[in-house]
Molecule: transfer RNA
Organism: Elusimicrobiota bacterium
RNA sequence: GCGCCUGUAGCUCAACUGGAUAGAGCGUCGGGCUUCGAACCCGCAGGCUGGGCGUUCAAAUCGCCCCAGGCGCA
Numbered sequence: 001g002c003g004c005c006u007g008u009a010g011c012u013c014a015a016c017u018g019g020a021u022a023g024a025g026c027g028u029c030g031g032g033c034u035u036c037g038a039a040c041c042c043g044c045a046g047g048c049u050g051g052g053c054g055u056u057c058a059a060a061u062c063g064c065c066c067c068a069g070g071c072g073c074a
Stems, first nucleotide, its partner, number of pairs: 001073007010026004019057001029043004050066005
């Protein structure tokens, strides 16, 4: 330098062919239980879906550029 893959909550990941209010587990926080904890049970909060532009009635999803990480080739 070229090609491919990945980027979504604090962490690990879903989200079908573009279509309903972007969800789950763990964790944090609050409550229950307990003599106190752990375990277990209940509940809340937490996301400009890496950034920008475009296409579309509608974009996490499609196109282009950029950023970060990984793999391969040279």